A computed fold for a 91-nucleotide RNA from Geobacter sp., annotated as c-di-GMP-I-GGC riboswitch aptamer. NCBI's taxonomy places the organism under Bacteria, Pseudomonadati, Desulfuromonadia, Geobacterales, Geobacter.
RNA sequence: UCCGACAAAGGCAAAACCGGAGCAAUCCGGCGACGCAAAGCCACGGGUCCGGCCACCUGUUUUUCAGGCCCGGACAGCCGGGUUACCGAAG
Numbered sequence: 001u002c003c004g005a006c007a008a009a010g011g012c013a014a015a016a017c018c019g020g021a022g023c024a025a026u027c028c029g030g031c032g033a034c035g036c037a038a039a040g041c042c043a044c045g046g047g048u049c050c051g052g053c054c055a056c057c058u059g060u061u062u063u064u065c066a067g068g069c070c071c072g073g074a075c076a077g078c079c080g081g082g083u084u085a086c087c088g089a090a091g
Base pairs, nucleotide, nucleotide: 002091003088004087011036012035017030018029019028020027021026034077040083041082042081044080045079046078047075048074049073050072051071052070056068057067058066059065
């Protein structure tokens, strides 16, 4: 350094419920533990979700609506990547 033990010390906190913020996704606080060895941090790639838009494309139609594209946002407890870090058995 990799690695991660029926180890020790400590840490985080899903769902539900309560209060608050937001159009929403979702977030914050409380309560609560399903889980987590990075469930610390970063939206970089993919993905999912929310809101908006109609120049273009598709369907429908000739008006609109839906999807794609596009714009803005959310999720780091979806996967990958980046970065920092506690402990120390075996290998």
It matches the Rfam family "c-di-GMP-I-GGC riboswitch aptamer". Its family is annotated with cyclic-di-GMP binding in the Gene Ontology. Its mean pLDDT, the model's own confidence on a scale to 100, is 86. It was read from a public genome assembly, where an Rfam model found it. The model forms 90% of the base pairs in the Rfam consensus.